A computed fold for a 138-nucleotide RNA from Alicyclobacillus sendaiensis NBRC 100866, annotated as FMN riboswitch aptamer (RFN element). Its mean pLDDT, the model's own confidence on a scale to 100, is 82. The model forms 100% of the base pairs in the Rfam consensus. It was read from a public genome assembly, where an Rfam model found it. It matches the Rfam family "FMN riboswitch aptamer (RFN element)". Rfam links the family to the GO term FMN binding. The organism belongs to Alicyclobacillus sendaiensis, within Bacteria.
[in-house]
RNA sequence: AGGAACCUUCGGGGCAGGGUGAAAUUCCCGACCGGCGGUGAUGGCCUUUGGCCUAAGCCCGCGACUCGCCACGUUGUGGCGACGGAUUUGGUGAGACUCCAAAGCCGACGGUGAAAGUCCGGAUGGGAGAAGGUUCGC
Numbered sequence: 001a002g003g004a005a006c007c008u009u010c011g012g013g014g015c016a017g018g019g020u021g022a023a024a025u026u027c028c029c030g031a032c033c034g035g036c037g038g039u040g041a042u043g044g045c046c047u048u049u050g051g052c053c054u055a056a057g058c059c060c061g062c063g064a065c066u067c068g069c070c071a072c073g074u075u076g077u078g079g080c081g082a083c084g085g086a087u088u089u090g091g092u093g094a095g096a097c098u099c100c101a102a103a104g105c106c107g108a109c110g111g112u113g114a115a116a117g118u119c120c121g122g123a124u125g126g127g128a129g130a131a132g133g134u135u136c137g138c
Base pairs, nucleotide, nucleotide: 003136004135005134006133007132008131009130010129017029018028019027031118032117033107034106035062036061037060038059043053044052045051046050057105058104066082067081068080069079070078071077072076087103088102089101090100091099109121110120111119
C1' cells in the first nucleotide's frame, strides 16, 4: 500500500426583467440551475516517456421520491424487487456521444387564489459518496 470492523466531520443549485389576470416566481416572453462514482483526445504542474491535480445534467452506473413483497424489537426500521428524465449536427483528428462551434433537450411526490426543475412541505430527514481517525490481521 491493499483488507476487515468501528468512529467523527462533510455531503444540491436555480425564475432577473416583463405580459395577461381578481389571483401565477405555477400560464406566456424571457432568465437561471446541474448531486455522487466511473470513463475520457481537456487544461495545468513536476524531480518529464512517468507521475500528480483537473475535465460529461442528457455515455455507463448510483442516490433522492413513489409503489410492492418479506422480516423485525411495528407512529417505524431493515432487506429484496419494481419504477427511475434528456443530444444531435458540423469541425479537428489515426481515434471524440467527453474537445471546439452551433442548435436542442431533460428534471420525483404533496401543496397552492392558476398548471411549479427554480416557491412552500415531508426534510434540523435520508443519501450515492468524500475526507480524516481508531483498532485488528498480514